Source information
Transfer RNA from a bacterium, 75 nucleotides, folded computationally. It matches the Rfam family "tRNA". Its family is annotated with triplet codon-amino acid adaptor activity in the Gene Ontology.
[in-house]
RNA sequence: GCCGGAGUAGUUCAGUGGCAGAACGCAUUCUUGGUAAGAAUGAGGCCGAGGGUUCAAUUCCCUCCUCCGGCUCCA
Numbered sequence: 001g002c003c004g005g006a007g008u009a010g011u012u013c014a015g016u017g018g019c020a021g022a023a024c025g026c027a028u029u030c031u032u033g034g035u036a037a038g039a040a041u042g043a044g045g046c047c048g049a050g051g052g053u054u055c056a057a058u059u060c061c062c063u064c065c066u067c068c069g070g071c072u073c074c075a
Stems, first nucleotide, its partner, number of pairs: 001071007010024004018055001026042005048064005
């Protein structure tokens, strides 16, 4: 330099055009003599950045950034 993959809650990951979800973790409550386990409820995201298409973009297109893998060139 070229090609491919990934970027979404604190963490690991779903979601493939129509108001963004799960598990674990966290907070509160119930249960217990008290913990743990269990149950209920809740908080926590402007979906990596910028532009474009569209009535509407996490989703489609372009550029850039970060990470991972492969190929190639030079030393």